Predicted 3D model of a 76-nucleotide RNA (transfer RNA) from a Chloroflexota bacterium.
RNA sequence: GCCACGUUCGUCUAGCGGUCAGGACAUCGCCCUCUCAAGGCGAAGAUCGCGGGUUCAAAUCCCGCACGUGGUACCA
Numbered sequence: 001g002c003c004a005c006g007u008u009c010g011u012c013u014a015g016c017g018g019u020c021a022g023g024a025c026a027u028c029g030c031c032c033u034c035u036c037a038a039g040g041c042g043a044a045g046a047u048c049g050c051g052g053g054u055u056c057a058a059a060u061c062c063c064g065c066a067c068g069u070g071g072u073a074c075c076a
Base pairs, nucleotide, nucleotide: 001072002071003070004069005068006067007066010025011024012023013022018056027043028042029041030040031039049065050064051063052062053061
């Protein structure tokens, strides 16, 4: 350089054109408990890597860029 794959709450993960982007852990509040842990209930938390395009509608499809992982080629 080329090819393939990946990038979503703090972390991990689901999503496969139309829901308010869901769940787990963590965090916070309440309940429970003599206290803590565990358990129960609830809340907050994601510009969906960035920009553009297609579409009535894009996390999802297309293009470019960035970063990461793997493979491969050349040079030395």
Overview:
The source organism's lineage runs through Bacteria, Bacillati and Chloroflexota.